[in-house]
């Protein structure tokens, strides 16, 4: 330098055009003598960044940053 893949709440991952969800974790309440377990409710995300296409973009296109693999 070229090719491919990844980047989404604290962590691990889904979603692949119609205003983002699951598990774990976190907070509050219930349960318990207490803790754990269990039950109920809740908070938390400009979907790496910048443009473009579209009525509408996490999703499509272009550029760019970082990480990984391969080729030279």
């Nucleotide at each position: 330098g070229g090719g491919c893949g990844g980047u989404u709440g604290g962590c691990g991952c889904a979603g692949c055009g119609g205003u983002a969800g699951c598990g774990c974790g976190c907070u509050u309440c219930c349960u318990c003598g207490a803790c754990a377990c269990g039950g109920a409710a809740g908070a938390g995300g400009u979907c790496g960044c910048u443009g473009g296409u579209u009525c509408g973009a996490u999703c499509c296109c272009a550029g760019u940053a970082c990480c990984g693999c391969c080729c030279a």

Description: This is a predicted structure of a 72-nucleotide RNA (transfer RNA) from a Bifidobacteriaceae bacterium. The prediction has a mean pLDDT of 82. Its Rfam family is "tRNA".